[in-house]
Context: one part of a larger RNA
RNA sequence: CACCGCCCGCCAAGCUAUGGGAGUUGGGGGCAUCCAAAGCCAGUGAGCUAACCUUCGGGAGGCAGCUGUCUAAGGUGAAACCAGCGACUGGAGUUAAGGCGUAACAAGGUAGCCGUAGGAGAACCUGCGGCUGGAUCACCUCCUU
Numbered sequence: 001c002a003c004c005g006c007c008c009g010c011c012a013a014g015c016u017a018u019g020g021g022a023g024u025u026g027g028g029g030g031c032a033u034c035c036a037a038a039g040c041c042a043g044u045g046a047g048c049u050a051a052c053c054u055u056c057g058g059g060a061g062g063c064a065g066c067u068g069u070c071u072a073a074g075g076u077g078a079a080a081c082c083a084g085c086g087a088c089u090g091g092a093g094u095u096a097a098g099g100c101g102u103a104a105c106a107a108g109g110u111a112g113c114c115g116u117a118g119g120a121g122a123a124c125c126u127g128c129g130g131c132u133g134g135a136u137c138a139c140c141u142c143c144u145u
């Protein structure tokens, strides 16, 4: 850049992040359950047994073995949480130069806006109520020169 102005919505295209999504992959933790090593502890201990006791028979104590509780690792199960992927799907943001119209800004060519209801490719349109942040014309009241 000053109406050959400004500007709104829809459609198409590209990009970005994001919601939903049958499902799928992974992660750490917890829960339940199965199995259970080593070990502590408890029980048992018919086998074994140097120190102590002994009336020499044995006893006390100890050990092996066995059983149990706890339990690492491991197996199984259901649920929750977090993350990734996910056909398809919803809108949002964005873009120098796509398509459609022209709603708003001047009385923007039907004044606009607000609320509400209905309708429509889209901006929007229509009804009802409200506001002036409406132009124009006329009249009334007041003020100033």
Stems, first nucleotide, its partner, number of pairs: 003108001005105001008101004013095004018090003023085005031077004039070001041068004047063003052059002111132009
A computed fold for a 145-nucleotide part of an RNA from a Bacillota bacterium, annotated as small-subunit ribosomal RNA, 3' minor domain. Its Rfam family is "Bacterial small subunit ribosomal RNA". The prediction has a mean pLDDT of 81. Lineage of the source: Bacteria > Bacillati > Bacillota.